Small-subunit ribosomal RNA, central domain from an uncultured prokaryote, 348 nucleotides, folded computationally.

[in-house]
Context: one part of a larger RNA
RNA sequence: CUGGGCGUAAAGCGCGCGUAGGCGGCCUGAUAAGUUGGAUGUGAAAGCCCUGGGCUCAACCUAGGAACUGCAUUCAAAACUGUCAGGCUAGAGUAUGGUAGAGGAUAGUGGAAUUUCCGGUGUAGCGGUGAAAUGCGUAGAGAUCGGAAGGAACAUCAGUGGCGAAGGCGGCUAUCUGGACCAAUACUGACGCUGAGGUGCGAAAGCGUGGGGAGCAAACAGGAUUAGAUACCCUGGUAGUCCACGCCGUAAACGAUGAGAGCUAGACGUCGGGCAGCAUGCUGUUCGGUGUCGCAGUUAACGCAUUAAGCUCUCCGCCUGGGGAGUACGGUCGCAAGAUUAAAACUC
Numbered sequence: 001c002u003g004g005g006c007g008u009a010a011a012g013c014g015c016g017c018g019u020a021g022g023c024g025g026c027c028u029g030a031u032a033a034g035u036u037g038g039a040u041g042u043g044a045a046a047g048c049c050c051u052g053g054g055c056u057c058a059a060c061c062u063a064g065g066a067a068c069u070g071c072a073u074u075c076a077a078a079a080c081u082g083u084c085a086g087g088c089u090a091g092a093g094u095a096u097g098g099u100a101g102a103g104g105a106u107a108g109u110g111g112a113a114u115u116u117c118c119g120g121u122g123u124a125g126c127g128g129u130g131a132a133a134u135g136c137g138u139a140g141a142g143a144u145c146g147g148a149a150g151g152a153a154c155a156u157c158a159g160u161g162g163c164g165a166a167g168g169c170g171g172c173u174a175u176c177u178g179g180a181c182c183a184a185u186a187c188u189g190a191c192g193c194u195g196a197g198g199u200g201c202g203a204a205a206g207c208g209u210g211g212g213g214a215g216c217a218a219a220c221a222g223g224a225u226u227a228g229a230u231a232c233c234c235u236g237g238u239a240g241u242c243c244a245c246g247c248c249g250u251a252a253a254c255g256a257u258g259a260g261a262g263c264u265a266g267a268c269g270u271c272g273g274g275c276a277g278c279a280u281g282c283u284g285u286u287c288g289g290u291g292u293c294g295c296a297g298u299u300a301a302c303g304c305a306u307u308a309a310g311c312u313c314u315c316c317g318c319c320u321g322g323g324g325a326g327u328a329c330g331g332u333c334g335c336a337a338g339a340u341u342a343a344a345a346c347u348c
Stems, first nucleotide, its partner, number of pairs: 004319003007302002012316001014201004021194003025088007033081002035077008049065006091191001092188004096183004103177007110154001115149007125136002162169002206247006215241002220236004258315006266293013297304002321348003330341004
C1' cells in the first nucleotide's frame, strides 16, 4: 500500500462553530470534461507468450504471430457523474400562535443549620472511641434561653424527572439572553451533510493579583493502634474550597459506543405538546424526548436490538504484538506545574 477493524481484546478527538476539501433531493433541456464504443497513428529491438524451423535432443539460435493493458488525433453514444439554463417541494430554513424546562449571565433577597461573640439560668463535667488518650472546662465549659456577627450550601418538593453540544445546571424574585418542542397555514427554493488545518467552550486540582474565610480540610502537630504505623481511628489545623479578573486545558471528560441520513416485529413505563371520544381522568391516536423488556438480525462471548453494537450511504478521527513509553530529543504552548506533537536502541 491492498486489506481488516475501533462498547468490553489495540483503536471514536472531552464538546461545539467552521475554512479548504470530500459527498449531496426531484423534473426538463443543452453540453460532452469524466464515462463507453469504433477508426487511424504511435507504443524501438531484444525478452516474456503462441506456432513453426536449425544445431542428433535440450539449453541455445532463428522466422512469423500475438501481446505491449499506454498515449495522441478523430468519429459517434448520452444512461450515470460534472457543467450551463429553466422549473419543483418531500431535505434545510423563515414567518405566525402556543408550551415545558436546575439552559446561560447579572442584581437583589429568604429561612433552617454549623461556628464565633455578648448577656441570662445553672454546676461539674464535656468531647471522643472498639477501648482510650491528646483536647475543652471551677478564670464557670457542656446543656438551655435571648441577642448579634459572618461565610458557605440550599432539606422536603426530587423522579433510570427536566434542560444543555459537552463540561455541567437545583432556595426565591427581577432584568437581559441562547436553544428545543407542538399546531396550522403561508413563504424561500437544495440554501444541505461532514469537516484536515483554524477557532471557541471545557469538572476537579493547580498557578498569578486582590478580597473573603463559617464549615470542611491536603500539608503539618499531637493522641491512639501496631513489631513498626511517615496510614486507617481521634483532637487540632494551614493552603485550598468562596468572590473578581487572568492563566492552565487535563479526567474512568464514559453510553469506555464520532456526526448526519434512510430502512428493519412488538410490549410496558415516564416527560412535553396536539387531535378525537367518553367524560373529570381515563381510552385511542399522532409528533418529540427519556427508560425497561424483547423478535428478526448481529456478536468471540457478554450483550445490542427503531435512542442498534441490525441492513446501507456520506464525511472526519483513530488502531496495527507486549515492555521500553505516552517516555527521550526537537518543535509549539505555559508564570510554573506541566500540556501537546512523538521516536529509537534494547528486550520478550
The full RNA is in RNAcentral, with records from ENA.